[in-house]
This is a predicted structure of a 72-nucleotide RNA (transfer RNA) from Magnetovibrio sp. It matches the Rfam family "tRNA". It is annotated as a transfer RNA. The sequence was found in a public genome assembly. Its mean pLDDT, the model's own confidence on a scale to 100, is 82.
RNA sequence: UCCGGCGUAGCUCAGUGGUAGAGCAAUCGACUGUUAAUCGAUCGGUCGUAAGUUCGAAUCUUACCGCCGGAG
Numbered sequence: 001u002c003c004g005g006c007g008u009a010g011c012u013c014a015g016u017g018g019u020a021g022a023g024c025a026a027u028c029g030a031c032u033g034u035u036a037a038u039c040g041a042u043c044g045g046u047c048g049u050a051a052g053u054u055c056g057a058a059u060c061u062u063a064c065c066g067c068c069g070g071a072g
Base pairs, nucleotide, nucleotide: 001071002070003069004068005067006066007065010024011023012022013021018055026042027041028040029039030038048064049063050062051061052060
């Protein structure tokens, strides 16, 4: 320098055009002599950044940034 993959909640990941979800974690409560476990509820996202396409973009396109791998 070129090519490919990935980037979504604190963490691990779903979601492949129609208002963004799960598990774990955190907080509160129930239960218990206490803790743990279990159960319930709550909290938590400008979907890496910026533009484009579209009535509508996490999703499609382009550039850039970061990480990983490959070629030279």